Predicted 3D model of a 350-nucleotide part of an RNA (small-subunit ribosomal RNA, central domain) from an uncultured bacterium.
The coordinates come from a structure-prediction model, not an experiment, and the mean pLDDT is 88.
The full RNA is in RNAcentral, with records from ENA and SILVA.

Context: one part of a larger RNA
RNA sequence: CUGGGCGUAAAGGGCACGCAGGCGGUGACUUAAGUGAGGUGUGAAAGCCCCGGGCUUAACCUGGGAAUUGCAUUUCAUACUGGGUCGCUAGAGUACUUUAGGGAGGGGUAGAAUUCCACGUGUAGCGGUGAAAUGCGUAGAGAUGUGGAGGAAUACCGAAGGCGAAGGCAGCCCCUUGGGAAUGUACUGACGCUCAUGUGCCGAAAGCGUGGGGAGCAAACAGGAUUAGAUACCCUGGUAGUCCACGCUGUAAACGGUGAAUACUAGGUGUCGGGGUGCAAAGCAUCUCGGUGCCGUCGCUAACGCAAUAAGUAUUCCACCUGGGGAGUACGUUCGCAAGAAUGAAACCC
Numbered sequence: 001c002u003g004g005g006c007g008u009a010a011a012g013g014g015c016a017c018g019c020a021g022g023c024g025g026u027g028a029c030u031u032a033a034g035u036g037a038g039g040u041g042u043g044a045a046a047g048c049c050c051c052g053g054g055c056u057u058a059a060c061c062u063g064g065g066a067a068u069u070g071c072a073u074u075u076c077a078u079a080c081u082g083g084g085u086c087g088c089u090a091g092a093g094u095a096c097u098u099u100a101g102g103g104a105g106g107g108g109u110a111g112a113a114u115u116c117c118a119c120g121u122g123u124a125g126c127g128g129u130g131a132a133a134u135g136c137g138u139a140g141a142g143a144u145g146u147g148g149a150g151g152a153a154u155a156c157c158g159a160a161g162g163c164g165a166a167g168g169c170a171g172c173c174c175c176u177u178g179g180g181a182a183u184g185u186a187c188u189g190a191c192g193c194u195c196a197u198g199u200g201c202c203g204a205a206a207g208c209g210u211g212g213g214g215a216g217c218a219a220a221c222a223g224g225a226u227u228a229g230a231u232a233c234c235c236u237g238g239u240a241g242u243c244c245a246c247g248c249u250g251u252a253a254a255c256g257g258u259g260a261a262u263a264c265u266a267g268g269u270g271u272c273g274g275g276g277u278g279c280a281a282a283g284c285a286u287c288u289c290g291g292u293g294c295c296g297u298c299g300c301u302a303a304c305g306c307a308a309u310a311a312g313u314a315u316u317c318c319a320c321c322u323g324g325g326g327a328g329u330a331c332g333u334u335c336g337c338a339a340g341a342a343u344g345a346a347a348c349c350c
Stems, first nucleotide, its partner, number of pairs: 004321002007304002012318001014202001015200003021194003025088007033081002035077008049065006091191001092188005097182003103177007110154001115149007125136002162169002207248006216242002221237004259317006267295013299306002323350003332343004
């Protein structure tokens, strides 16, 4: 060097874009760098290995061969890889047509509910629990009616359903905008795949800065209970926060614990979006493309299970793993306002 792995045992980067690099469809011609074959030169001797010879044998000495898998040069071969030229259309892309969607950003608006305020009716309780108490209420609560204020979230539809790269996304309307799928034609002609470093105005929640906002909920905190105690679980309150704008942070069981791409490999059954065919048909049957579930054959797997959305069979590229603890710690560096994040050991113990 080769050789093993990564759903759950250690191990898939949170996600995307993408330079270098690696890999790359199909036909013909050309070249001959890689590749293959031969020649020549060189590859010191000794040693190792093989066949002999000499000391009584051996060690030892000695003759010949082989080996020296290399390098240089030259001739040839041209399947494959590479370079060059001309093409092709099955990969990739563009246009037109049709289409589904909680995809994104901005603006507007609606109804229910909670809370609060004002007024009316009305009187002694309300609230809460396992039971209570703190709490609220004769200064008129709770209940009920009318009017108003304000903030946040959008019941039903709603789904094994949809969209998005991931995080995630849900009342309704308008504006701007990204991506996808299908059918048939036309066009470009390999323009592709992956991607270290890098880049991102990507990235839940919590947290931070400045300024707003604040209905409900609610870390902290206070009180009441429970208890041997109760810095908890339960109850009454309640501030940050939760909401908005702008700027940071950059982490999660960021999970399908399953990287991306392509091809191939029995079926069955739902569902979402599109297209075709048959039957008069809104309907049924059937074929097909794309998504999303369940079951299952081969195969795989330590088993569980996976099984055309693979964990099967193969190829390409990247990330990562190498006993447990020490430790995602220390030190250094980079980033951050901070909190901290990223990178990331060793001694020592087992």